């Protein structure tokens, strides 16, 4: 300079006007409640003014995981279900992150894995092709005995050549896959039928906490693949959720009708077993649906240090980071430029995905040119 990888930052800035909205300070005006009578006050709430200082993300989005918090509820034990599948560690906790090991892609940086058993068992591998498993023979290669033909020979007999019982799966072919791969000898022609290597099973040594590599011996060897098919193995796993749940005013019908019943019935995912409590279920009519609270101090956020390959742990210190309830942060003008994309909290945190205009910084791989 170009082109790729990988991580991490902003995400329109500034200034005046005017407007919303929690907290908070002050001052006013109403109502209440306590207190006083010699005079003042004091404290809550609700209105209004002026001041101070605060006011949506990096994904607030998907609602797909984990869980903190409430409640069943005093809450065990199965059984079927789900979900997760290399190892080894972070974390509250995961299906999540870090490192590592092995597959596979990529010239490399680097990216991705739905990464436990195929020798328990069962299925499925379509056309195609002889044949997709207890396999088989379409082209093909070899070829006995008789015996036919040629042709040489005195003759015996040879040598070629046809038929064919038979032997074969090396070659060609069909497909994603065809009785392990290469090469050598061996054979009538082949063919783990021998050997050498290599793949595989089985034993053993050596490195590593493992997963696994490395390496010696053995044996001619169960033909593949698929479990993101049923299934086999090993962790894990109540449920409903802030419209959970608590309180507080107010209102009504302590309402009416049917079924079941103590051998029964109810009790937050199904079944069964236990345990607790004694009614239970439909229906049809009324009455209320105001207000407070939960509601932000969070497994919170950040500096420096230690320790760790790192995810992070762990000591010190600092900070105080929006709480709306028909749903608050917009408008307006100037001005700078990189000329502005995705998009809006509703309990709250930790992931994961998806969507993103264009800017900035950091390490790393190649190509090419220069020095």
């Nucleotide at each position: 300079c170009u082109a790729g990888c990988c991580g991490a930052u902003c995400g329109g800035g500034c200034a005046a006007u005017c407007g919303c909205u929690g907290c908070u300070u002050u001052g006013c005006u109403g109502c209440c409640u306590c207190a006083u009578u010699u005079a003042a006050g004091a404290g809550u709430c609700u209105g209004c003014a002026a001041g101070g200082g605060g006011g949506a993300g990096g994904a607030a989005a998907g609602u797909c995981c984990g869980g903190g918090c409430u409640c069943c509820a005093u809450a065990g034990g199965g059984u079927a279900g789900g979900u997760c599948g290399c190892c080894a560690g972070g974390u509250a906790a995961c299906g999540c992150c870090u490192g590592g090991g092995c597959a596979g892609c990529g010239g490399a940086a680097g990216c991705u894995g739905a990464c436990g058993g195929a020798a328990a068992g069962u299925g499925c591998c379509g056309c195609a092709g002889a044949a997709a498993a207890u396999a088989u023979a379409c082209c093909g290669c070899c070829a006995a005995a008789a015996u036919c033909c040629u042709g040489u020979u005195u003759a015996u007999a040879c040598a070629g050549g046809g038929c064919a019982a038979g032997g074969u799966a090396a070659g060609g072919g069909u497909g994603a896959a065809a009785a392990g791969g290469u090469g050598c000898g061996g054979u009538a022609a082949g063919a783990g039928c021998g050997c050498a290597c290599c793949g595989c099973g089985c034993a053993g040594c050596u490195g590593g906490c493992a997963a696994c590599a490395g390496u010696u011996g053995u044996g001619g060897c169960a033909g593949g693949g698929u479990a993101a098919a049923c299934c086999c193995c090993g962790g894990c796993c109540g449920g409903a959720g802030c419209a959970a749940g608590a309180c507080c005013a107010a209102a009504u019908a302590g309402g009416a009708a049917u079924g079941c019943a103590u051998u029964g019935g109810u009790g937050u995912g199904a079944c069964c077993c236990g345990c607790a409590c004694u009614g239970c279920a439909u229906u049809c009519g009324g009455g209320u649906a105001g207000g407070u609270u939960g509601c932000u101090a969070a497994a919170g956020g950040u500096a420096u240090g230690u320790g760790g390959u790192g995810a992070c742990a762990c000591a010190u210190g600092c900070c105080g980071u929006a709480g709306a309830u028909g749903a608050a942060u917009g408008a307006u003008u100037g001005u700078c430029c990189u000329c502005g994309a995705c998009a809006g909290a509703a309990c709250c945190c930790g992931g994961c995905u998806u969507a993103c205009a264009g800017a900035u910084c950091g390490g790393c791989u190649a190509a090419u040119u220069c020095c």